[in-house]
Context: one part of a larger RNA
Parts: sequence; C1' cells; structure tokens
RNA sequence: CUGGGCGUAAAGCGUACGUAGGCUGUCUGGUAAGUCAGGUGUGAAAGCCCACGGCUCAACCGUGGAAUUGCACUUGAAACUGCUGGACUGGAAUCCGGGAGAGGGUGGCGGAAUUCCUGGUGUAGGAGUGAAAUCCGUAGAUAUCAGGAGGAACACCGGUGGCGAAGGCGGGCACCUGGUCCGGUAUUGACGCUGAGGUACGAAAGCGUGGGUAGCAAACAGGAUUAGAUACCCUGGUAGUCCACGCCGUAAACGAUGGAUGCUAGGUGUCGGGGGUAACUUCGGUGCCGUAGUUAACGCGUUUAAGCAUCCCGCCUGGUGAGUACGGUCGCAAGGCUGAAACUC
Repeated sequence: CUGGGCGUAAAGCGUACGUAGGCUGUCUGGUAAGUCAGGUGUGAAAGCCCACGGCUCAACCGUGGAAUUGCACUUGAAACUGCUGGACUGGAAUCCGGGAGAGGGUGGCGGAAUUCCUGGUGUAGGAGUGAAAUCCGUAGAUAUCAGGAGGAACACCGGUGGCGAAGGCGGGCACCUGGUCCGGUAUUGACGCUGAGGUACGAAAGCGUGGGUAGCAAACAGGAUUAGAUACCCUGGUAGUCCACGCCGUAAACGAUGGAUGCUAGGUGUCGGGGGUAACUUCGGUGCCGUAGUUAACGCGUUUAAGCAUCCCGCCUGGUGAGUACGGUCGCAAGGCUGAAACUC
C1' cells in the first nucleotide's frame, strides 16, 4: 500500500465559515473524452508455458505454437461518467404573514444578603471545632435598631424546560443585532453536500497596561492534629476572582459518538407552531422505554442509531520511552502546534 477500524479496547480536529479538490436531483437532444466491441500495425531474439523432434535417457539443443494482459491508428455502439443545448420542481435559497426563546452587544435601574463606617439601646462575652487554640471584645465586641458606603452575584419562578455552531447563556427595562420554527397558492430553478490548506470564535487558569476590590481565596503567616504534617480542620490573608483594551488557544472543550442525505415497528412524556368543537392530527425540537437489526459485551435502537446505504473530511496501526528530544513555527512569558529515535518488555 491493501485490508480492517475510530461510544467504553489505539483512533472524530473544541466549534464554525469557507478556498482548492472530491462528490452531486428529474426529463430530454447532441457529442464521443472516459467506457465497450471489431479490424490493422507494433509489442526483437533468448527465456517461461504447450506440442513435436535430435543427442541411448535426462540436463542440453532444434522446429512450430501460445503468450507478451501494452501502445498507436481505424471502424462502430451510446446505457453510464464527462462536455454541451433545452426543460422541470421534490434538494437549496428568496419573499409575505405570524411565533417562542437565560442567543449576542451597549446603557440605565432594582431588591435581598455579606462586609465596612456613623449614631442609639445594651453588657460580657463572641467566634470557631471532633475537642481546642490562634483570633475578636470593657479603648464596649457579639446581639439589636436607624442611617450611610462599596463591590460582586441575581433566591423564588426553574423544569426530566428554553436558546446558541461550539465554548456557553439566568434580576428587570430600553436600544442595536444574529439564528430558528410554523403557515402560504408566491419567486428563482440544482444555485447543492463536504471541505486539505486558510480564517474566525473558543471555559477556567495564566500574561501585559490601567482601574476596581464586598465576599471568596492559590501563595504566605499563625493555631491545631500527628511519630512527622511543607496537608486534610481553624483564625487571618496577597495575587486572582470583577471592569476596559490587548494577548494566550488549552480542557474528562464529553454524547468520550465528524458533517450531509435517504430508508427501517411501536409506546409514553415534554417545549414551540399549524389544523380541528372535540377525539385527534401535522411540522420542528427535547427525554424515557422498546421491535427488527446491530454490538466482544455493556448497550444503541427510524423526532436524536452505535441499524441499512451513499458522498466528503479528520484520525488509528502493541506497551514504555513520549506528547519527550531535535528542527520548524506561533507567543511578552508561561507555553501551544507539528513531532521522532535509541534502549527495553
């Protein structure tokens, strides 16, 4: 390479958009590049294979045949692929009318709670733990009432719920804005799918500059525990957590399951829309159980397959060494991406 695979054994890029490329709906005319058939030429000899023959046989040798799966030219076929002309509406998109939603961005606003400050009441405790101690408190704490400051997060509703490509998104209002669903006789007429490179987005932590800092809290300090305790528990506490702008580009980025299309029993919830008085029905999502089938098993199972198929991309090929070294490239750095070998089992 071929072959076989990728939920859990090695293996789906974190996600999307999209370039090249690959693949591509229905009907019809033409063409004849691919494709198929015939013919001609060529495809050296020797060798291999077959038949016959010559050395007494064989090895060896001779004669003839076959083969040389190829290439070129030529004559034809036209189903399929390609190219080209015409047509279609089921794929795709657009338009019109409605709908749901924590989808995104910006700016005001709100209440509860924690902490702190001021004042009042009030007096000896409070806090903490398995038990304690460090700690706070007669310079008046804890508790309680009133007022104020500031930051962060939004109880109930809340859901097995919704939205988003993923990461993710939850107080309320306004503005700006993306996607999506349903209905319709409307429009275009294959405009599609995937996508190497590429580009964009991408939790948390981390980094740069400036701000902010209530609570929490790496590091750090102290108190305990212990044989020790660089921990678990307690009292404190700085980065950080928050905001703006710019980096980083990772994750058990998980459904450990790439995307698209078609097909393959049902039952039962739920969210959004249409039809119907209702029973019910239909479209789109989201769950559970389960038939056939599938799987090594666990399980999956036609709204969402791990079933049956087609197209495109990514990836795997024993363990360790190792996601390391070297080189390249990106980054301010941390480090990311790409990614071996020797040795050894």
The prediction has a mean pLDDT of 89.
The part of an RNA shown here (small-subunit ribosomal RNA, central domain) has 345 nucleotides and comes from an uncultured organism.
The RNAcentral record of the full RNA draws on ENA, Greengenes and SILVA.